[in-house]
Context: one part of a larger RNA
RNA sequence: CUGGGCGUAAAGCGCGCGUAGGCGGCCUGAUAAGUUGGAUGUGAAAGCCCUGGGCUCAACCUAGGAACUGCAUUCAAAACUGUCAGGCUAGAGUAUGGUAGAGGAUAGUGGAAUUUCCGAUCUCUACGCAUUUCACCGCUACACCGGAAGGAACAUCAGUGGCGAAGGCGGCUAUCUGGACCAAUACUGACGCUGAGGUGCGAAAGCGUGGGGAGCAAACAGGAUUAGAUACCCUGGUAGUCCACGCCGUAAACGAUGUCAACUAGCCGUUGGGGGGGCUUGUCCCCUUAGUGGCGCAGCUAACGCGAUAAGUUGACCGCCUGGGGAGUACGGCCGCAAGGUUAAAACUC
Numbered sequence: 001c002u003g004g005g006c007g008u009a010a011a012g013c014g015c016g017c018g019u020a021g022g023c024g025g026c027c028u029g030a031u032a033a034g035u036u037g038g039a040u041g042u043g044a045a046a047g048c049c050c051u052g053g054g055c056u057c058a059a060c061c062u063a064g065g066a067a068c069u070g071c072a073u074u075c076a077a078a079a080c081u082g083u084c085a086g087g088c089u090a091g092a093g094u095a096u097g098g099u100a101g102a103g104g105a106u107a108g109u110g111g112a113a114u115u116u117c118c119g120a121u122c123u124c125u126a127c128g129c130a131u132u133u134c135a136c137c138g139c140u141a142c143a144c145c146g147g148a149a150g151g152a153a154c155a156u157c158a159g160u161g162g163c164g165a166a167g168g169c170g171g172c173u174a175u176c177u178g179g180a181c182c183a184a185u186a187c188u189g190a191c192g193c194u195g196a197g198g199u200g201c202g203a204a205a206g207c208g209u210g211g212g213g214a215g216c217a218a219a220c221a222g223g224a225u226u227a228g229a230u231a232c233c234c235u236g237g238u239a240g241u242c243c244a245c246g247c248c249g250u251a252a253a254c255g256a257u258g259u260c261a262a263c264u265a266g267c268c269g270u271u272g273g274g275g276g277g278g279c280u281u282g283u284c285c286c287c288u289u290a291g292u293g294g295c296g297c298a299g300c301u302a303a304c305g306c307g308a309u310a311a312g313u314u315g316a317c318c319g320c321c322u323g324g325g326g327a328g329u330a331c332g333g334c335c336g337c338a339a340g341g342u343u344a345a346a347a348c349u350c
Base pairs, nucleotide, nucleotide: 003322004321005320006319007304008303012318014201015200016199017198021194022193023192025088026087027086028085029084030083031082033081034080035077036076037075038074039073040072041071042070049065050064051063052062053061054060091191092188093187094186095185096184097182098181099180103177104176105175106174107173108172109171110154115149116148117147118146119145162169163168206247207246208245209244210243211242215241216240220236221235222234223233258317259316260315261314262313263312266295267294268293269292270291271290272289273288274287275286276285277284299306300305323350324349325348332343333342334341335340
């Protein structure tokens, strides 16, 4: 370089936006760069290949041919690609009117519960732990009642329900704000797809500064268990979990399935729109559209399975893989306060 691959065998970047690049709808005209054909020149000789000839054969030598798939010039062709010009509306987008939603940010606010504190009442029966033990609490504790404080999370609704690119998002209200979908028209007129670098977002844990701290709880302490028990169980308990700002940039970041587009039997649910029908007024049936689930034909697959939300049939572009271990390690670079991240080998060995 090529080939074959990437759900589970090695392999889809965690996810967007987007630069270069690659690729790109329909019609008409022009052009002739790519493309195709002809001609001319050149493409040294030797060698390779073919047909002869010479050494007794062969190697070797030798003659002729073919070939040298290339390059340049020129003439022509105009389907496709490119370029230029003009047009179109099926891709893409804009406008108008609606709809659903835990989409995001900020501010406010609500009730239940846990904990602590205060007060009242009651009794000595204790309470928590499975028990022993231990630790803690106790003359007013626990329980019950009333009140207060504070933090965190939002039962029911709740649903293979919804929204978001992914991470993720769940009490209620307000403000600001992103996207999606539907219906009918109008408009722009290919404005598109992908995307190396780049850039932004990115759970949890962790880090920095300052707050906060109810519950839970790494570490730690004690008890138990046990041969031991640096655990599982119990009692405590600090970081942390929460907020603000700034880092970190990783996860089984999973659908272990890149994005976009087209095409390819049916059946049954469910969510959001739109349309129609019936009257059996049950809030029913049918069609359509955008999601989200369960089966399943063809086809695919090593099998499992996938099956219009494809892992089917194709196209465009990117990423990645190439036996196991060594190793996602060393060294170097870049990034980071650090933890570390990212890029990423080899010897050796099977």